[in-house]
RNA sequence: AUUUUAUACAGAAGCGGCGAGAGACUAGGCUCUGCGACCCGCUGGCAACCUUCGACCGCGCGAAAGGUGCCACGUCCUACCCCUCGGCUCCGGCCGCUGCGGGAAAUAUGAACG
Numbered sequence: 001a002u003u004u005u006a007u008a009c010a011g012a013a014g015c016g017g018c019g020a021g022a023g024a025c026u027a028g029g030c031u032c033u034g035c036g037a038c039c040c041g042c043u044g045g046c047a048a049c050c051u052u053c054g055a056c057c058g059c060g061c062g063a064a065a066g067g068u069g070c071c072a073c074g075u076c077c078u079a080c081c082c083c084u085c086g087g088c089u090c091c092g093g094c095c096g097c098u099g100c101g102g103g104a105a106a107u108a109u110g111a112a113c114g
């Protein structure tokens, strides 16, 4: 790598370097970006998956922050199925700037596995 499983509407930025695209892929949209983005380094921080400690019959729980992770936008939004709303209809259905809707897939991260 793969496989399994949990989570993904919260939270957390300064400095230095680089110099043109970036937000995973395809498409559409929306956004960030020479007032220097993305990325890299340092420092700072967020969170609490693993871990440690306490308590507990156990499940929940509390504290810490060692290993990861993360620090624009909900995983930036949509795409497939269902529901819902609206419009059209030859009544078979079709269409979409409807929705803090549900599910799937994909992705990311943790923990196992290997």
Base pairs, nucleotide, nucleotide: 003112004111005110006109007108008107013043014042015041016040017039021032022031023030026079027078028077029076044071045070046069049067050066051064052063053062054061075106080103081102082101083099085096086095087094088093